[in-house]
Parts: sequence; C1' cells; structure tokens
RNA sequence: CAAGUAGGACAAAUGAUCGCAGCCGUCAUCGUCUGCCUUAGCAGACGGUAAGCGGAUGAGGAAAGUCCGGGCUUCACAGGGCAGGAUGCCGGAUAACGUCCGGUGGAGGCGACUCCAAGGCCAGUGCAACAGAAAUAUACCGCCCAAGUUCAGCUUUGCUGAAGCUUGUGGUAAGGGUGGAAAGGCAGCUUAAGAGACUACCGCCUGCACGGUAACGGGCAGGGCACAUGUAAACCCCAUCCGAAGCAAGACCAAACAGAAAGCGUUUAAACCGGCCCGGUGAGCUUUCAGGUGGGUCGCUGGAUGCUGCCGGCAACGGCAGUGCUAGAUAGAUGAUCAUUCACGACAUAACCCGGCUUAUCGUCCUGCUUGAUAU
Repeated sequence: CAAGUAGGACAAAUGAUCGCAGCCGUCAUCGUCUGCCUUAGCAGACGGUAAGCGGAUGAGGAAAGUCCGGGCUUCACAGGGCAGGAUGCCGGAUAACGUCCGGUGGAGGCGACUCCAAGGCCAGUGCAACAGAAAUAUACCGCCCAAGUUCAGCUUUGCUGAAGCUUGUGGUAAGGGUGGAAAGGCAGCUUAAGAGACUACCGCCUGCACGGUAACGGGCAGGGCACAUGUAAACCCCAUCCGAAGCAAGACCAAACAGAAAGCGUUUAAACCGGCCCGGUGAGCUUUCAGGUGGGUCGCUGGAUGCUGCCGGCAACGGCAGUGCUAGAUAGAUGAUCAUUCACGACAUAACCCGGCUUAUCGUCCUGCUUGAUAU
C1' cells in the first nucleotide's frame, strides 16, 4: 500500500426566523374549608380552569416483519392425565427464549474466521428411482481347472506348444463395467487363479487406566472384524419444556332506554375452565325479536431503566457507588424558509412496554486480527 475478516459509532451538520404537540410552572379567576372581623372584607390551605407568558423535551437502527420469549390484564378458586406443540452435543448467562457466551465434534477457507435442523438406525416400521447380473445381498464380463475340438511341430495312432471355440461334472470375488453406495482401505505374502486366508499400517468392535465438571481426547491390550450401506428436515423412540386470549386486554365515571318470548338448569348441576377425560367452581346460562348508548377518565410510561466509575468473570453477564428522566398522540404533534459546510443524505416514521431474531439499507469514521507485495 492492497485485499480480506471480526466488532463499534453516526444516520446529514451548524446558525437564524416563523410554526406544531403534550408535560410542568405562572399574576388573573371560581369553588370548598379554617382563622380574624360589627359590617364591608382580609389572610392561609386544598382543588379546578386558564387567553397569554415562561421552562425543559419531542420517532429508529431497524420504529419494519408479527417470528420467539416475557411483564401486565381477564378467564379464575386453580389442579392431574392424555393428545398436541416446541427444543435437541456439553457447560454457563438471563425474568425467559427457539436468544446470547464459552467449549467439543464435523464441514469450508492459505489464514484471520464462518457455518451446522449436532440425541437414537443395536426398540420397531418404512423408503432407496434410474442404471446395473445383482441393493438388506451378488456372479454380467473376466481369471483358473477339467473334457472335447481347430492349427502347427516332433521321436507319428501319441506327445508338446500358442491361439481360438464349445461344454461344466467345477473353483473365484482380487481385476473391469453400472451406481451415491457392491462382502472395510492400502501395500505385500500365499495360491491353479484369487481372497483378512495371513502380515504391517489405518479403520471398526470390546475392555482397561489416564486427562477434562462434561461433550470429548489421546494411550495400552485384545479381536480378523461389522446383527453388513444410506435416510429420522421419514414415521417413530428418548430427554427437557409449554394454560388460553390479548391494551380493540381490562377498570371506573357520566348519560340515555323498554323490554318480550322460548329452551336448559338451580346439588339428579345448565353454562364456564384452549381440545378430550378426571376434577373444580357454580345460580344462573343460551337463543330470537325490539330499544338505548357510541361520551369521558384511567390503563399510558419511573422501567427485569439509561449513563459514568470501580470490583468479579475468558466472555455473555452480575455486584457496588454516583448521576439522569429523554414522546405519550387518539383522525393521530417534528414542518417551512434562508445562509454555510461536505460524506450530497439510502432503508424508512412510536400507538401498552421490554429482551431477542429475521429482513431492507446511501455512505463516513474508529479499533483488533489475517494474507500478499515493496522498502528499511
């Protein structure tokens, strides 16, 4: 200097003018109470309203998706089992999670690093097309042996040799072909030809001790060796976990109206508790027709909270101390203009809140590490 890799910060900036929203405060002002006072009235406290004025503040790293987990509310007094669903190596973190941190094993990469739907095929049941002779187990080609035959030679009714062909009463699983996978791999010995038949190394199985919390790791010994390959993101088995619905949840206030009929039930228990069973609770529940209301307040932002420092921990994170309050709208507040600057502004605007994941995205800056080139 270039290329890469992991992490972090920002998200146009500054200034001026006008404008918007809620919150807090504020002399009017109104109401209530108390005290003083002959009356008029005065003072204080509490609460409400408030044109105007003042103060601080005012959309994101994803606010998106609604994919997970919760807080909170109701069912509801709140259980057991089955079914169903989710997760799936080990150890930790967390309120919890399918998230995160660290490690083990495997795959990719020269590397820094990245990825894994990572328990079990010896519980059982399935599936494996096509090709190929054969896919839960082989013999198509080939090799060897025996017999016959063709040709040639010779020491001529026999023998030998090379090559070919036919047959099997045979042997083989090394070589070749097909395939993702064909009786462990590779190198040798033996053999008529081969072959774990045997040997060394590797792989596999069994046992033992050692290291590690564990997943797991290397070591030693034995065994010629696999209940024959693959597939569980196939059914399934095993381990762990899981109530449901949701802020349009729900609570309160004000106002208005008009109830009628039928069915089930009142301890022989209807309705209700995600599905089913048990169990629980239980005096009301359900349907049809008809009428009224559609308003306001709370929930609604002070939190499993932000920032800084110290301590513990490899880290995720936790503890202690200090410091701060940063939107709460409800047809929905952030805008407009001017000037300057440069990175020329992408993806894109809260609606109960929080922790994650996933997706979209113009660019700038900072830090660590890896590889290459060059120079010293």

The prediction has a mean pLDDT of 75. Predicted 3D model of a 376-nucleotide RNA (Bacterial RNase P class A) from a Lachnospiraceae bacterium. The model forms 97% of the base pairs in the Rfam consensus. Lineage of the source: Bacteria > Bacillati > Bacillota > Lachnospirales > Lachnospiraceae. It is recorded under the gene name rnpB.